Predicted 3D model of a 341-nucleotide RNA (Bacterial RNase P class A) from a soil metagenome. Its Rfam family is "Bacterial RNase P class A". By type it is a ribozyme. About the family: Ribonuclease P (RNase P) is a ubiquitous endoribonuclease, found in archaea, bacteria and eukarya as well as chloroplasts and mitochondria.

RNA sequence: GAGUCGGCCAGGCAGUCGCUGAGGUUACACACCUUGGAGGAAAGUCCGGGCUCCACAGGGCAGGGUGCCAGGUAACGCCUGGGAGGCGCGAGCCUACGGAAAGUGCCACAGAAAAUAAACCGCCUCACAGCAAUGUGCGGUAAGGGUGAAAAGGUGCGGUAAGAGCGCACCGCGCAGGUGGCAACACUCUGCGGCACGGUAAACCCCACCCGGAGCAAGACCAAAUAGGGGAGCGCUGAGUGUGCCCACACGAGCUCCCGGGUAGGUCGCUCGAGGUGCGCGGCGACGCGCAUCCCAGAGGAAUGACUGCUCUCGACAGAACCCGGCUUACCGGCCGACUC
Numbered sequence: 001g002a003g004u005c006g007g008c009c010a011g012g013c014a015g016u017c018g019c020u021g022a023g024g025u026u027a028c029a030c031a032c033c034u035u036g037g038a039g040g041a042a043a044g045u046c047c048g049g050g051c052u053c054c055a056c057a058g059g060g061c062a063g064g065g066u067g068c069c070a071g072g073u074a075a076c077g078c079c080u081g082g083g084a085g086g087c088g089c090g091a092g093c094c095u096a097c098g099g100a101a102a103g104u105g106c107c108a109c110a111g112a113a114a115a116u117a118a119a120c121c122g123c124c125u126c127a128c129a130g131c132a133a134u135g136u137g138c139g140g141u142a143a144g145g146g147u148g149a150a151a152a153g154g155u156g157c158g159g160u161a162a163g164a165g166c167g168c169a170c171c172g173c174g175c176a177g178g179u180g181g182c183a184a185c186a187c188u189c190u191g192c193g194g195c196a197c198g199g200u201a202a203a204c205c206c207c208a209c210c211c212g213g214a215g216c217a218a219g220a221c222c223a224a225a226u227a228g229g230g231g232a233g234c235g236c237u238g239a240g241u242g243u244g245c246c247c248a249c250a251c252g253a254g255c256u257c258c259c260g261g262g263u264a265g266g267u268c269g270c271u272c273g274a275g276g277u278g279c280g281c282g283g284c285g286a287c288g289c290g291c292a293u294c295c296c297a298g299a300g301g302a303a304u305g306a307c308u309g310c311u312c313u314c315g316a317c318a319g320a321a322c323c324c325g326g327c328u329u330a331c332c333g334g335c336c337g338a339c340u341c
Base pairs, nucleotide, nucleotide: 001341002340003339004338005337006336007335008334009333011311012310013309014308015307016306017305019037020036021035022034023033024032025031039317043328044327046326047325048324049323050322051215052214053213054212063211064210065209066208067207068082069081070080071079072078083097084095085094086093087092098206099205103204104203105200106199107198120145121144122141123140124139126137127136128135129134153171154170155169156168157167158166172195173193174192175191176190177189178187179186180185219268220267221266222265229259230258231257232256233255234254240251241250242249243248275294276293277292278291279290280289281288282287312315
């Protein structure tokens, strides 16, 4: 000088006036005093959990999700460590990384052929024609050319008419065993097999594991006015209606009390929590355990602001609404640590 990884900060100080939660003084209120008052992402609402209500014997189907291994965790699609593959000189980074010898499907264009391989050019034997060059035909051939993202192991030697795992050596591959590892997997290990089945599963599918639904407008409690419901009593000296009228019969207003449901409104849920900080211990680590210590927004049209002064490197993205763990996205600039070239 160039870079890699991890962590942290997010202008500071002072004054004045406001807003708001809690506590206190006071006879409620007003007022006054004390004290607390946004973030690393409060965001997107993409995962996971707590909590609440509903549903639920158990199992299965359907549907959805996850997908190398081991661990962490309340749980996860997160994190840590490891393996494999890829990238980088390196520190380090990235990975949707189970199964293609279960089955089905697809593989554009080009190309002879795209999967029970295939003969376009080329190469070769033979036959025929020809003086020859060469041409035609039956076959052989995947070494060479050409096409393609991909063409049925690679290199060499032998072999052959020319060729070919046809044979051999090495490399690669597969299977079985051994060794190491909890495992994924690895191996300068042993044996067998000439080698046998291209790719695609963010195509269907198969395998393993996981998953009930809705969400704080969840939900719980208190509870008017008005209207309506149920019950008991009074009213029978019965308002009134029907049978044309009376009688009679049927229906039945009204008054009092009680009960229960719902609405307005109010209260709770609401913030002490898988909590923060420090130290010690265990662990490579994520994390766990123990002790000490701290209390750190909780509103309900929704507070956290405005002005002034000084100062610096002149200040980005952005504003809680039940809570927590993650991921992702946005972000002026700066600081610290470890490491690489």

RNAcentral holds the sequence, with entries from MGnify. The coordinates come from a structure-prediction model, not an experiment, and the mean pLDDT is 76.